[in-house]
């Protein structure tokens, strides 16, 4: 980099540093000098992967659980909303695409 599968309506922030942008892209809307983005420290959330423990079971596997150890991830707004198809008078909904994260494959 390409690709497969799963998940994306829940949840979780303070301090330091820096100093003007940020929310992927386009449009909207929003956050932001009462300090954004980034980085660092500590904390938190979650439960995707490995381990441990526990439930169940004759056993193994699958499954459900705990969040104890390790690997990631995440901590404004439903992936902030919409764009393509579709149900609907509308509100709103279903699907897809794209994107993000994890686990695998090449």
């Nucleotide at each position: 980099a390409u690709u497969u599968c799963a998940u994306g309506c829940a949840g979780a922030g303070u301090g330091g540093u820096u100093g003007a942008g940020g929310g992927a892209c386009g449009a909207g809307c929003c956050c932001u000098g009462a300090g954004a983005c980034g980085c660092c420290a500590c904390g938190a959330c979650a439960a995707c992967c490995g381990g441990a423990c526990a439930a169940g079971g004759c056993a193994a596997g699958a499954u459900c659980g705990u969040a104890c150890c390790g690997g990631u991830g995440u901590c404004a707004a439903c992936u902030c909303u919409c764009u393509c198809c579709u149900g609907g008078a509308a509100a709103c909904g279903g699907g897809g695409a794209a994107c993000a994260u994890g686990a695998g494959a090449u």
SAM riboswitch aptamer (S box leader) from Granulicella rosea, 106 nucleotides, folded computationally. Its mean pLDDT, the model's own confidence on a scale to 100, is 82.